Notes
c-di-GMP-I riboswitch aptamer from Azoarcus sp., 91 nucleotides, folded computationally. The coordinates come from a structure-prediction model, not an experiment, and the mean pLDDT is 79. Taxonomically the source falls in Azoarcus (Bacteria, Pseudomonadota, Betaproteobacteria, Rhodocyclales).
């Protein structure tokens, strides 16, 4: 320095679920416990997927009450790419 395929140390992260007179319209998320997994399950949140969508616009059906798609906008990221950083040991 290159590789990122097998080992090994040191550590890390925590899914299901339980609690919480935490937040939230909802997805959801925090906080304690957990311990299935994970070599990027570290960060972005850029593409694409899927969730949610008070209010607020728009377009249909409705006498209406409502209902349905759509945009705004939020969300997961441990769903797939895509951008960065990065540990230890052999070679």
């Nucleotide at each position: 320095g290159a590789a990122u395929u097998u080992u090994u140390a040191u550590g890390g992260c925590a899914a299901a679920c339980g609690g919480g007179u935490g937040g939230g319209a909802a997805a959801c998320c925090c906080c304690c416990g957990g311990a299935c997994g994970c070599a990027a399950a570290g960060c972005c949140g850029c593409g694409g997927a899927c969730c949610c969508u008070u209010c607020c616009c728009c377009u249909g059906a409705u006498c209406g009450c409502u209902c349905a798609g759509g945009g705004c906008g939020g969300g997961u990221g441990g769903c797939c790419g895509g951008g960065u950083u990065g540990c230890c040991u052999g070679c």
Source information: It matches the Rfam family "c-di-GMP-I riboswitch aptamer". Rfam links the family to the GO term cyclic-di-GMP binding.